[in-house]
RNA sequence: AGGUCUGCUUGUGCUGGUGUGUGCCGAAAGGUGUGCUUCGGUGCGUGUGGGUC
Numbered sequence: 001a002g003g004u005c006u007g008c009u010u011g012u013g014c015u016g017g018u019g020u021g022u023g024c025c026g027a028a029a030g031g032u033g034u035g036c037u038u039c040g041g042u043g044c045g046u047g048u049g050g051g052u053c
Stems, first nucleotide, its partner, number of pairs: 002053007010045008019036007
């Protein structure tokens, strides 16, 4: 100085679900868009500790 594995931290993309508000279409059933909330999955990056080469 670097490779690799891993704990914590934090930013961001994608994706599934919970609760709740709301627009549009519809006689209804139902369809569709969207705000907030909250719990997961996953990609990439920040800071920091440890193992290993």